[in-house]
Molecule: small-subunit ribosomal RNA
Organism: uncultured bacterium
RNA sequence: GCGAAUUCGCCCUUGCCUAACACAUGCAAGUCGAGCGGUAACUGACUGGUAGCAAUAUUAGUUAGCUAGAGCGGCGCACGGGUGAGUAACGCGUACAUAACCUACCCUAUACUGGGGGAUAGCCUUGGGAAACUGAGAUUAAUACCCCAUGGUAUUAUCUGGUCGCCUGACCGGAUAAUUAAAGUUGCGAUGGUAUAGGAUGGAUGUGCGUCUGAUUAGCUAGUUGGUAGGGUAACGGCCUACCAAGGCGAUGAUCAGUAGGGGGCGUGAGAGCGUGGUCCCCCACACGGGUACUGAGACACGGACCCGACUCCUACGGGAGGCAGCAGUAAGGAAUAUUGGUCAAUGGAGGAAACUCUGAACCAGCUAUCCCGCGUGAAGGAUGAAGGGGCUCUGCCUUGUAAACUUCUUUUGUCUGGGGCGAAAAAGCUCGAUUUAUCGAGAACUGACGGUACCAGAAGAAUAAGCACCGGCUAACUCCGUGCCAGCAGCCGCGGUAAUACGGAGGGUGCAAGCGUUAUCCGGAAUCACUGGGUUUAAAGGGUGCGUAGGCGGCUUAGUAAGUCAGUGGUGAAAGGCUGUGGCUUAACCAUGGAAUUGCCAUUGAUACUGCUGAGCUUGAAUCAGGUUGAGGUUGGCGGAAUGUGACAUGUAGCGGUGAAAUGCUUAGAUAUGUCAUGGAACACCGAUUGCGAAGGCAGCUGACUGGACCUGUAUUGACGCUGAGGCACGAAAGCGUGGGGAGCGAACAGGAUUAGAUACCCUGGUAGUCCACGCCCUAAACGAUGCUUACUCGUUGUUUGACAAACUGCAGCAAUGCAGUGUUGAGUGACUUAGCGAAAGCGAUAAGUAAGCCACCUGGGGAGUACGACCGCAAGGUUGAAACUCAAAGGAAUUGACGGGGGUCCGCACAAGCGGUGGAGCAUGUGGUUUAAUUCGAUGAUACGCGAGGAACCUUACCUGGGCUAGAAUGCGAGUGAAUGUGUGUGAAAGCAUACAGGCCUAGCAAUAGGACACAAAGCAAGGUGCUGCAUGGCUGUCGUCAGCUCGUGCCGUGAGGUGUUGGGUUAAGUCCCGCAACGAGCGCAACCCUUGUCUCUAGUUGCCAGCACGUAAUGGUGGGGACUCUAGAGAGACUGCCCCCGUAAGGGGAGAGGAAGGAGAGGACGACGUCAAGUCAUCAUGGCCUUUAUGCCCAGGGCGACACACGUGCUACAAUGGCCGGUACAGAGGGAUGCAAUACCGCGAGGUGGAGCCGAUCCGAGAAAGCCGGUCUCAGUUCGGAUUGGAGUCUGCAACCCGACUCCAUGAAGUUGGAAUCGCUAGUAAUCGCGCUUCAGCCAUGGCGCGGUGAAUACGUUCCCGGACCUUGUACACUCCGCCCGUCACA
Repeated sequence: GCGAAUUCGCCCUUGCCUAACACAUGCAAGUCGAGCGGUAACUGACUGGUAGCAAUAUUAGUUAGCUAGAGCGGCGCACGGGUGAGUAACGCGUACAUAACCUACCCUAUACUGGGGGAUAGCCUUGGGAAACUGAGAUUAAUACCCCAUGGUAUUAUCUGGUCGCCUGACCGGAUAAUUAAAGUUGCGAUGGUAUAGGAUGGAUGUGCGUCUGAUUAGCUAGUUGGUAGGGUAACGGCCUACCAAGGCGAUGAUCAGUAGGGGGCGUGAGAGCGUGGUCCCCCACACGGGUACUGAGACACGGACCCGACUCCUACGGGAGGCAGCAGUAAGGAAUAUUGGUCAAUGGAGGAAACUCUGAACCAGCUAUCCCGCGUGAAGGAUGAAGGGGCUCUGCCUUGUAAACUUCUUUUGUCUGGGGCGAAAAAGCUCGAUUUAUCGAGAACUGACGGUACCAGAAGAAUAAGCACCGGCUAACUCCGUGCCAGCAGCCGCGGUAAUACGGAGGGUGCAAGCGUUAUCCGGAAUCACUGGGUUUAAAGGGUGCGUAGGCGGCUUAGUAAGUCAGUGGUGAAAGGCUGUGGCUUAACCAUGGAAUUGCCAUUGAUACUGCUGAGCUUGAAUCAGGUUGAGGUUGGCGGAAUGUGACAUGUAGCGGUGAAAUGCUUAGAUAUGUCAUGGAACACCGAUUGCGAAGGCAGCUGACUGGACCUGUAUUGACGCUGAGGCACGAAAGCGUGGGGAGCGAACAGGAUUAGAUACCCUGGUAGUCCACGCCCUAAACGAUGCUUACUCGUUGUUUGACAAACUGCAGCAAUGCAGUGUUGAGUGACUUAGCGAAAGCGAUAAGUAAGCCACCUGGGGAGUACGACCGCAAGGUUGAAACUCAAAGGAAUUGACGGGGGUCCGCACAAGCGGUGGAGCAUGUGGUUUAAUUCGAUGAUACGCGAGGAACCUUACCUGGGCUAGAAUGCGAGUGAAUGUGUGUGAAAGCAUACAGGCCUAGCAAUAGGACACAAAGCAAGGUGCUGCAUGGCUGUCGUCAGCUCGUGCCGUGAGGUGUUGGGUUAAGUCCCGCAACGAGCGCAACCCUUGUCUCUAGUUGCCAGCACGUAAUGGUGGGGACUCUAGAGAGACUGCCCCCGUAAGGGGAGAGGAAGGAGAGGACGACGUCAAGUCAUCAUGGCCUUUAUGCCCAGGGCGACACACGUGCUACAAUGGCCGGUACAGAGGGAUGCAAUACCGCGAGGUGGAGCCGAUCCGAGAAAGCCGGUCUCAGUUCGGAUUGGAGUCUGCAACCCGACUCCAUGAAGUUGGAAUCGCUAGUAAUCGCGCUUCAGCCAUGGCGCGGUGAAUACGUUCCCGGACCUUGUACACUCCGCCCGUCACA
């Protein structure tokens, strides 16, 4: 400031921030008759006229009074009021100065106030003009104007004395000369006038200090700076003019540009600050824009003048008029800002002697919640906690809520009635008194706009009075419904995709309250511009390096000074405001009064440690000197060998070269290779190094010359000469540029060959600039230690380079002197590790990033951008300096845990490899996709869906479709009541169902009626139902990583923290298995073991199993008596632990055709699945929140469908045959099943099967014949005596019923298929392969499935490079929905 709701009380306050835009209308500055000439108007009287009956009204004249219309004159109009355009300035603030000044009215003092004169307005006459206005003539007054006189402490000039000061000088005196004054009025009290001096007040000028931003504005200046002379001013002055000089300002920011009135103050802040300058006060500036002066004490003048300009208005077109940024008000602009009000009662102002007049100043009122403050909208009681609303786990409970109703009370405020202020007391006038005649004192009377107001009293009556925002976190306050990334919210984070405390509504709650929210702006938080109080290795930030100017900073001693510094005192620092004491309005806001404060400036007195200044000295900083040492330091010349290339000659022959592999290229015109000679350019192997030198860039063969530095030693010299260093100057890799040389090798560009989807690349063959030299430019780099320079201080360990010392010791050489090396001491460099400390951490750590001091440079979110523009430099390329618009909510650093890597290391797994057998080709079975359909119900979909849910769809199942029906419903519970239960019918219908008939007559008590019981039906009602949706709302269960070896915790320790350690390391293992080590010590879930099966033995037991020995018996059989030895059954035990031996090893453990043993290193197999992952799967097993449905998405029934069929895929079966098929004979299992069941012997049928029924609830009986195998025979390589699909016919069985849509049997038929492309699966031993048997679901069965059982019974593993998956350690990361990640560019679309 706006919006809207409600209210509108008191007090106080505010009110065009925009257009200094334009303004209608009214008002805002007049006054004095006691200066003047006068008398328009007014009043009264008189006279005349007109109207009227008259009263009276009106008009003209005369006169008197009161007076102020116009005019002359005086004072005022320069104040008050408005605005902030301009102004970056002595404008403002503050402190000084004027020895360079003025000041009307007022006060004080002294002196004076004499004489004269001529005009002019008005008035009168007359003229011009539309008007504004104006011309001419005549006449008149003054406190208007002029002249003369007088005059001083006035002014000017000259001379002179004294005192003093601040440069010019100031002040107090003296003498002479010259010049300049005046006004009257009167009521007689007075008042005014003139000169001079002083005061007061107000102003003017000068100066110090302070006062915004930009250097992408660096140079500016001719009246400019100064001087002399003059003019001008109140006054100094280039203020102006003439002449002379050439100055003046500027990096301590001139000039230019932009912005802006300044201050007291105000907002905020702990303060320092930052922002601001509205109201009130002070100053300045302005008055339509610009300029100019006049008048005046004062103006260059808001409501004065003149000129120019723009605009508006009037006009008779000739000319004129105007200035609201005064108060109201209008239009416009704008988000937006008030009444064309009252009064001079008070305060103040102008004039006046005064009365008084004027005053939009002021005081009041009006509008406005604009701000601040106070008050109310009621108080107490009141629980069936009413109704209603809302919620819930809803027979009920919670909440709204003591809230309401109701009872009692109060009456602020409002309404009505009555009373009723303070502000007022004077001044002045009047009366009286006193008196110094200026005045003072006393008295009476007068004056209120506000205002029928404040305030007081009375009356009735809860009566007249509550809204706004918010409720995810920050931030106080939670639920329901609606909505479904829609609609919307949002200050930041972020909400909304069907269970939203965040959207909208509601209920409830929270906060404030006559207000409440929002928006904008400012300060704070932000130490996020850091003065107080920050940083620069890696986050933004050290200049590429040095020399050095200005500046900043600077060693020891001493003397002086007193500028800084410190203290005292004085002046000033306006008032208001703020703070504080007290007081006045009922309180408060507000106001009054006192105090403190005003941190500043000026002056003065003192102090002298420190800093400064001046003087004197010192040697430790610095430099010099002498002697030595050191090095790829620099410049320039000479020389050298190796290698490459090239040329010549020679030898020699078919390739050379090059690559991952090739090709281009070279070569029979002789290459490559080898040898000799020659030539040219560039670079210097080994030494050579964490080496050395240099300011940095940089510097490497040897050597000469010239030359810079560093270091060491010294009893030598100077005596602070130092450090840093904005600008400035110099140097400055590579590339690049110019001119001229040079050119071996290498080699941008370019060409060719390859690679590739492409390959303007990486690789190869060539190759030009360039690389080299001289001279001149360029001036940038990850110019890095990403670490500016200097100085001082602060634990240690260990290398290395180069010096110095040596009393002593050791070694070597030497006759010895001595030399070399080592140990030791002490400098200067250069490395590594580390203490304290520092650091966000990584890390730094005497070569600091530690502790301090000095100086410089640089930084202030990312992008835009080191870009644009400007300027400077450059031949150019380009460099230096260096923005903004716009856009994002981040960008970034260090570290952590994971995950990932076509990173590394170690290891494992039928992971590969080595093998065996399959799949992929065929036919069929089965599942899936797709398609089709009325329906082909639903789910499962990489691994981890697809013979999966389903362990068995003809009806049922069944959830799907079509049709027919039911509506408290198909099921269950309670249930008035009825009937025993139950059974048999009839009609209709496809059935469900609907309608209906009959039989039957239960138990207990009782004669009966009746009551009770079991059972059946069951009205109303209460609870329905749903395989409808959401597996991304869930429980439970399950898959997978993975039977992989991992996953964690407690305490301790480390780290600011995330987190780490433990769990890493060295070994070992199937194993985080164990051992050793270790700031870890322990523990848990996993591993292993404990459990089951199997393999050996022992014991116990002995029927239905067994039969060695003894008997009996048979054609034969454990058939019988009997037996427990054996097998077996099923219970309990034993057994295996690297325990023993040898070797290796510290140990754990490993090795061995070891011993023993049924079994040997986990004997074999099973069950058992850590923390977690996949929002994995399942709402259709079940359970369950929410939603949806209720004559239907529920329920019943019939028929159909789930079995469709151009296709595609998965899983299987059977095969393709001779290791085989067929025929005949013959041998050996295990496990499991059997009462709506398995069924023997026997008979019938070719067979499926039928008839029939012994036995068996089963170690007893039954299914039950195991098959491959073995023996014999046949077939002889063919689409067959292989293969069996398909089809025709005939049957059997189950079942209400085999058409869609069952299995089986017999006869006939006899398809594809001759071993399977790319690719792909399983398996490491009783395993693969192969052979059959059983069970399951089940009326039957689409089973070739699934789950079990035994029979026969292999091959291979060198090994871990590779593929896949996994484990541990480590490394990089810009990934963390974690590489199926992230992300860059182009193009297209929106």